[in-house]
RNA sequence: UCUUAUCCAGAGGGGUGGAGGGACCGGCCCUGCGAAGCCCCGGCAACCCUGGAUGAUGCGAACGGUGCGAUCCACGCUGCUAGAAGGCAAAGCUGCCCCUAGCGAGCCGGGCGCACGACGACGCAGCAUCCAUGGUGCCAAGUCCGGCAGAGUUAUCUGGAAGAUGAGA
Repeated sequence: UCUUAUCCAGAGGGGUGGAGGGACCGGCCCUGCGAAGCCCCGGCAACCCUGGAUGAUGCGAACGGUGCGAUCCACGCUGCUAGAAGGCAAAGCUGCCCCUAGCGAGCCGGGCGCACGACGACGCAGCAUCCAUGGUGCCAAGUCCGGCAGAGUUAUCUGGAAGAUGAGA
């Protein structure tokens, strides 16, 4: 210097200082019951950085999950095979119960592979609200009112210009 947001709310006291101050102009105010400036303590809360909390939104499938597949484990259930003792039934063949072991036949469970999916948990992103620290800022009066334009009988209202503060360049 440019861009952008906000500007009707809010916020004290002490010391020093010694006549000004409220940007400028016109008003109107503040001020020796002590202005401006500077220092100390305190406060307000507009912006920005950082951290945190909460919320909804979007994304993510490695966790939980759903479906399918193959058939690795296991021995929970059923089944099959074998068997000791025992029990029951029987004229007999034997059968049944209980128990042990095996099988891998079915089911369940675990594991493996493939697919699906944002329901839960989790992670990420930006947004909103709140809190805290910090960086600025501010702590009489709507930016004190007007200063240009429009509307309005007037009072006044709306928008600009200018100014202040923050952020970015």

A computed fold for a 169-nucleotide RNA from a soil metagenome, annotated as SAM riboswitch aptamer (S box leader). RNAcentral holds the sequence, with entries from MGnify. Rfam family: SAM riboswitch aptamer (S box leader). Its family is annotated with regulation of gene expression in the Gene Ontology. The prediction has a mean pLDDT of 78.